[in-house]
Model confidence (mean pLDDT): 82 of 100. A computed fold for a 72-nucleotide RNA from a Candidatus Nomurabacteria bacterium, annotated as transfer RNA. Its Rfam family is "tRNA". Rfam classes the family as a transfer RNA.

RNA sequence: GGGGGCAUAGCUCAACGGCAGAGCAGGUGGGUUUGGUCCCUCCGCGCGUGGGUUCGACUCCCAUUGCCUCCA
Numbered sequence: 001g002g003g004g005g006c007a008u009a010g011c012u013c014a015a016c017g018g019c020a021g022a023g024c025a026g027g028u029g030g031g032u033u034u035g036g037u038c039c040c041u042c043c044g045c046g047c048g049u050g051g052g053u054u055c056g057a058c059u060c061c062c063a064u065u066g067c068c069u070c071c072a
Stems, first nucleotide, its partner, number of pairs: 001071007010024004018055001026042002029039002048064005
């Protein structure tokens, strides 16, 4: 220098172009002598950034930033 991949909640990850979710973590309560495990319930101001296409974009296109990887 060129090719490819990833970026979404505190963490790990989902998400046909049509309401942005799960598990863990966290809060309340129960249960327990206490803690953990367990049960009920609650809480998610989160789609890297900037444009474009579209009635509508996490999703498609372009550029860009960071990280990983391959080639040279």